[in-house]
RNA sequence: GCGGCGGUGAUCUAGCCUGGUUAAGAUGCUGCCCUGCCACGGCAGAAAGCGCGGGUUCGAAUCCCGCCCGCCGCA
Numbered sequence: 001g002c003g004g005c006g007g008u009g010a011u012c013u014a015g016c017c018u019g020g021u022u023a024a025g026a027u028g029c030u031g032c033c034c035u036g037c038c039a040c041g042g043c044a045g046a047a048a049g050c051g052c053g054g055g056u057u058c059g060a061a062u063c064c065c066g067c068c069c070g071c072c073g074c075a
Base pairs, nucleotide, nucleotide: 001074002073003072004071005070006069007068010027011026012025013024020058029045030044031043032042033041051067052066053065054064055063
């Protein structure tokens, strides 16, 4: 340099192909219940607008372009 895959809460991932109501799940965190206390368990809650910039569209995490970062392969 070229190609492939990936980047979404604190963490791990789903959703992207096929654009559309409030971005889903688990772990973790906070509060309450439970308990003599802790743990376990139950209930509730906070927390991401999706790597960055631009484009298309009534509407973009999703489609298109450029760039950055990570992994793998080729040179």